[in-house]
């Protein structure tokens, strides 16, 4: 150099015939406890890697780019 896969809350990962961005740990609050756990409610937390296209509408689909990662040479 070619070829393939992966990038989405802090963390490990859903969401694909294109139509309201989730869940689990974690974190904050409050209940329960003498406290602490664990267990119950509720809550914050996102430029979906970046940049352009398509389209009414992109995490999805097209190009180009950067990272990791595997395989050939």
């Nucleotide at each position: 150099c070619g070829g393939g896969g992966c990038g989405u809350a802090g963390c490990u990962c859903a969401a694909u015939u294109g139509g309201c961005a989730g869940a689990g740990c974690g974190c904050g609050c409050g209940g329960u406890u003498u406290g602490g756990g664990a267990c119950c409610g509720c809550g914050a937390g996102g430029u979906u890697c970046c940049g352009a296209g398509u389209u009414c509408g992109a995490c999805c689909c097209u190009c180009g780019g950067c990272g990791c990662c595997c395989c050939g040479a």
The RNA shown here (transfer RNA) has 73 nucleotides and comes from an Elusimicrobiota bacterium. The coordinates come from a structure-prediction model, not an experiment, and the mean pLDDT is 80. RNAcentral holds the sequence, with entries from ENA. It matches the Rfam family "tRNA".